[in-house]
RNA sequence: GCAAAGCCGUCGAAAGGCGGUGACGCAGAGCCACGGGACUAAACGCGAUUCAGUCGCCAGGUCCGCCGGGCCGCCA
Numbered sequence: 001g002c003a004a005a006g007c008c009g010u011c012g013a014a015a016g017g018c019g020g021u022g023a024c025g026c027a028g029a030g031c032c033a034c035g036g037g038a039c040u041a042a043a044c045g046c047g048a049u050u051c052a053g054u055c056g057c058c059a060g061g062u063c064c065g066c067c068g069g070g071c072c073g074c075c076a
Base pairs, nucleotide, nucleotide: 001026002025006021007020008019009018010017011016024065030071031070032069034068035067036066037063038062039061045057046056047055048054049053
């Protein structure tokens, strides 16, 4: 210097994000979803069934405080 969980507000279908509070941790806990991994499934799409509808699958959604890689840095 940053700020996990929890709580409050807010956005979102959700995962989750943002602000406040709060400190579990972090010497890159700064940035980039590039490789792996994890989470979610509203809409579009696919499949099953169907009167309506319901159920399942799918990332193009999310996580960089899961690991690796890349970029730019601070202190001693």